RNA sequence: AGGGAAAAAGGCAAACUUAUUGAAAGAUAAGGACGCAAAGCUGCGGGUCUAAGGUGGACAACACUAAGAUAGCCGGGCUGCCAGAU
Numbered sequence: 001a002g003g004g005a006a007a008a009a010g011g012c013a014a015a016c017u018u019a020u021u022g023a024a025a026g027a028u029a030a031g032g033a034c035g036c037a038a039a040g041c042u043g044c045g046g047g048u049c050u051a052a053g054g055u056g057g058a059c060a061a062c063a064c065u066a067a068g069a070u071a072g073c074c075g076g077g078c079u080g081c082c083a084g085a086u
Base pairs, nucleotide, nucleotide: 004082011036012035016031017030018029019028020027021026034072040078041077042076044075045074046073047070048069049068050067053065054064055063056062
């Protein structure tokens, strides 16, 4: 430098439960571990989810959408622990 085989120190924590929060998707905290070598940070590109509000529609159903969410969907950017099989 490239890569993460094996190990070790330390780390994170899915589902689910409870509480709070939000219109919703979801988020936060505690418990809990399915997993993770960036499961650290970042909505920049794509994907996916929501749609109170807005537009169309008939005031409905429904469709579209400003906007929101997701970094544990993929890619990009920034940063970083351990170890050394190669």